[in-house]
Molecule: c-di-GMP-I riboswitch aptamer
Organism: Ornithinibacillus caprae
RNA sequence: AAUAGAAAAAGGCAAACUAUCUGAAAAGGUAGGACGCAAAGCCUAGGGUCUAAGGUCACGAUACUAUGAUCGCCUGGUUGCCAAG
Numbered sequence: 001a002a003u004a005g006a007a008a009a010a011g012g013c014a015a016a017c018u019a020u021c022u023g024a025a026a027a028g029g030u031a032g033g034a035c036g037c038a039a040a041g042c043c044u045a046g047g048g049u050c051u052a053a054g055g056u057c058a059c060g061a062u063a064c065u066a067u068g069a070u071c072g073c074c075u076g077g078u079u080g081c082c083a084a085g
Base pairs, nucleotide, nucleotide: 005082012037013036017032018031019030020029021028022027035072041078042077043076045075046074047073048070049069050068054065055064056063057060
């Protein structure tokens, strides 16, 4: 230095749910709360998924559409703590 995440330690993040705020919604912020996480740090770059305000049409009351959302869905990129008993 590379690989290996078993064991240990230091510390970290925080699902559901609740309150409140933002948003058309999906969802997100804050506080509480811990299901889990070795990148559950960051980037929507590719795919998937969710929503459909606006737009479109043959006008559907379950239409189509992302420029919206999700990195705690997967892949990729990038940075990084500890660590071989």